Transfer RNA from an Oscillospiraceae bacterium, 73 nucleotides, folded computationally.
It matches the Rfam family "tRNA". Gene Ontology term of the family: triplet codon-amino acid adaptor activity.
The sequence was found in a public genome assembly.
Its mean pLDDT, the model's own confidence on a scale to 100, is 82.
RNA sequence: GCCCUCGUAGCUCAGGGGAUAGAGCACUCGCCUCCUAAGCGAGGGGUCGCGCGUUCAAUUCGCGCCGAGGGUG
Numbered sequence: 001g002c003c004c005u006c007g008u009a010g011c012u013c014a015g016g017g018g019a020u021a022g023a024g025c026a027c028u029c030g031c032c033u034c035c036u037a038a039g040c041g042a043g044g045g046g047u048c049g050c051g052c053g054u055u056c057a058a059u060u061c062g063c064g065c066c067g068a069g070g071g072u073g
Base pairs, nucleotide, nucleotide: 001072002071003070004069005068006067007066010025011024012023013022018056027043028042029041030040031039049065050064051063052062053061
C1' cells in the first nucleotide's frame, strides 16, 4: 500500500430503516442488616467516531475521513 472486521452509556456489548435508543456490570439514593457485603427497589448518565449523500424518515444503507484490531506482498 491493498483486503476484511469493528467504533452505540464509565466498561463489556445488543439493536441492521419508523420505539421515548437498550441490557449487564459500575455509579447515586432508598429498603434490608448491629455494620459491611450480598439481595431487592428506584434514579442519573448517550452529538450512536466525524462529515457528506440516499430516503418522507438514518444508530441502521452508500461514500470519504479519523481511530482500533486482524490478514497480506